[in-house]
RNA sequence: CUCUUAUCGAGAGCGGCGGAGGGAUAGGCCCGAUGAAGCCCGGCAACCGAUUUGUAGGUGAAGCGAUACUCGUCGCUCUCUUCAAAUGUCAUGGUGCUAAUUCCUACAAUGCCGCGUGGUUUGCGGUCGUUGGCAGAUGAGAA
Numbered sequence: 001c002u003c004u005u006a007u008c009g010a011g012a013g014c015g016g017c018g019g020a021g022g023g024a025u026a027g028g029c030c031c032g033a034u035g036a037a038g039c040c041c042g043g044c045a046a047c048c049g050a051u052u053u054g055u056a057g058g059u060g061a062a063g064c065g066a067u068a069c070u071c072g073u074c075g076c077u078c079u080c081u082u083c084a085a086a087u088g089u090c091a092u093g094g095u096g097c098u099a100a101u102u103c104c105u106a107c108a109a110u111g112c113c114g115c116g117u118g119g120u121u122u123g124c125g126g127u128c129g130u131u132g133g134c135a136g137a138u139g140a141g142a143a
Stems, first nucleotide, its partner, number of pairs: 002142007013041001015040003021031003025106004042098003046095003049090003052085003056082003060078001062077006102135001107132005112126004
């Protein structure tokens, strides 16, 4: 750098260094000397990871018991796994994050409103809404 996949309406500093920029891109709208980026420390807990409980679901060449001539069936325990616990708990490990929904919109469909018409459809506009997509970010995996 590319591909696959999951998530993106929760959470997190009145600290130190630093000095003017930052919020991916564009437009908007914001943040910033009452100090931006960056670094350090602290924090959060999204993913990987660890771990507890369960009137929960599933699983098994496991154990015990019951039943049966056999195949087997049933019950309890255990392993693994899923789910849940007002997003259980942890933060020792790997990433990540720590203004605003991914700050909003960018493309398409549709609803609503307006314009236009004698009326309907088509059409045009909207600083309104919904859904899907694109793009981006992060994790996990792969090449």